[in-house]
RNA sequence: UGAGCGGAUCGGACAACUGCGGGGCGCCGCCGCACGGCGACGCAAUGAGGAAAGUCCGAGCUCCACAGGGCAGGAUAACGGCUAACGGCCGCCGAGGGUGACCUUAGGGAAAGUGCAACAGAGAUAUACCGCCCGACUUGUCGGGCAAGGGUGGAAAGGCGAGGUAAGAGCUCACCGGCGCGAUGGAGACAUCGCGGCCAUGUAAACCCUAUCCGGAGCAACACCGAUAAAAAGCGAUACAUUGGCCCGAUGUGCUUUUGAAGGGUGGCUUGAACGGUCGGGCAACCGACCGUCUAGAUAGAUAGUUGUCGAUAACAGAACUCGGCUUAUAGAUCCGCUCAACUA
RNA sequence: CGGGAUGUGGCGCAGCUUGGUCAGCGCGCGUGCCUUGGGAGCACGAGGCCGGGGGUUCAAAUCCCCCCAUCCCGACCA
Numbered sequence: 001u002g003a004g005c006g007g008a009u010c011g012g013a014c015a016a017c018u019g020c021g022g023g024g025c026g027c028c029g030c031c032g033c034a035c036g037g038c039g040a041c042g043c044a045a046u047g048a049g050g051a052a053a054g055u056c057c058g059a060g061c062u063c064c065a066c067a068g069g070g071c072a073g074g075a076u077a078a079c080g081g082c083u084a085a086c087g088g089c090c091g092c093c094g095a096g097g098g099u100g101a102c103c104u105u106a107g108g109g110a111a112a113g114u115g116c117a118a119c120a121g122a123g124a125u126a127u128a129c130c131g132c133c134c135g136a137c138u139u140g141u142c143g144g145g146c147a148a149g150g151g152u153g154g155a156a157a158g159g160c161g162a163g164g165u166a167a168g169a170g171c172u173c174a175c176c177g178g179c180g181c182g183a184u185g186g187a188g189a190c191a192u193c194g195c196g197g198c199c200a201u202g203u204a205a206a207c208c209c210u211a212u213c214c215g216g217a218g219c220a221a222c223a224c225c226g227a228u229a230a231a232a233a234g235c236g237a238u239a240c241a242u243u244g245g246c247c248c249g250a251u252g253u254g255c256u257u258u259u260g261a262a263g264g265g266u267g268g269c270u271u272g273a274a275c276g277g278u279c280g281g282g283c284a285a286c287c288g289a290c291c292g293u294c295u296a297g298a299u300a301g302a303u304a305g306u307u308g309u310c311g312a313u314a315a316c317a318g319a320a321c322u323c324g325g326c327u328u329a330u331a332g333a334u335c336c337g338c339u340c341a342a343c344u345a
Numbered sequence: 346c347g348g349g350a351u352g353u354g355g356c357g358c359a360g361c362u363u364g365g366u367c368a369g370c371g372c373g374c375g376u377g378c379c380u381u382g383g384g385a386g387c388a389c390g391a392g393g394c395c396g397g398g399g400g401u402u403c404a405a406a407u408c409c410c411c412c413c414a415u416c417c418c419g420a421c422c423a
Stems, first nucleotide, its partner, number of pairs: 001341010012310007020047002024043003028039004049316001053327002056325005061218004068248004073214005079091004093107001094105004108209002113207002115203003129150002131146007158176002161173003177199002179196007222267004230259006239253004274293008346419007355372004365403001374390005396412005
């Protein structure tokens, strides 16, 4: 210099004016015995994200039995750790890819059983079409042996070479792969070495088996306040509801439809497994101590507009109970570490 | 905001559970025959690679994952 790998941060900035949302403080008016409530004005602060998204996982919270038993169903899958928990994260092992930095990995079991393997091919888990060898005779047929070669296929009874044989074959041997056993190292997955011809098709994101985990619903959950009024019809105690796929158990006595009645209000609603900094432990995820900060809470839904300067024509995109993750979308800018190639010193 | 279902020619649907020789049915469309002409009828044909992408598998409309679109349900009680 060129090509690349991994990680982190930001993702318009500043100023003025106008406006909107929810708090705070001050002051005024009305209601009220009072606490207080409503409304107007003023002041100073504050007001979307890294994904607020998809709702794919895991929790908090609320209600139903304190979440109970069984069946069914679902999820996950090497090993060790982190965490409130997880299907997440970190480390590590195996496999695959790359010259390398590094990346990817739904990665248990196919010698528990069942199913499937279309077409092609002789034969798809078992075979003999062509072929090779031996024997017989009627010389192109029959009987026997073989599975090395041809052909089909994604896959054909471990691969390859040598010996051996009538021809062949793990039949025997060397190397490689798998499986089993043993030794050593490691916390473990596993790795290395040795022994044994033991050689077993693939598919479990097919059924299934093994291990672990899972009760259901979701803030339109749920609780309370105000106004009020209940009426009619139907169903049912071997019933109905809580209760959800089913059964049991527990608790309760109702349930459905129509008409009527505000298409009301308040809480839940933001201080939380929170964020920032320093130090310590740990390879890391993460954990601990101390100090500091308060950071939207609407309910038809605010978070905006104009001007000036800078900038490059600024991407994806807008909270709705709250967190921890994952996935997806994202113009551009900055920083750190590392690899390879060429050249120069 | 939360929960659920569905995407297959122009339209309406099968096929998915059990992956294969699978893309099919009806209506519609085109051409020809028949008819004086039209309709009806008969014959032949075109048109989709299954919403998009990725994965598992020898093989995917079908199994798994991620996106996109459409539709439905949940506020209302004693």
Notes:
Predicted 3D model of RNase P RNA and transfer RNA as a complex of 423 nucleotides. Rfam match: Bacterial RNase P class A. From the family's description: Ribonuclease P (RNase P) is a ubiquitous endoribonuclease, found in archaea, bacteria and eukarya as well as chloroplasts and mitochondria. Its family is annotated with dimeric ribonuclease P complex, ribonuclease P activity and tRNA processing in the Gene Ontology. Model confidence (mean pLDDT): 77 of 100.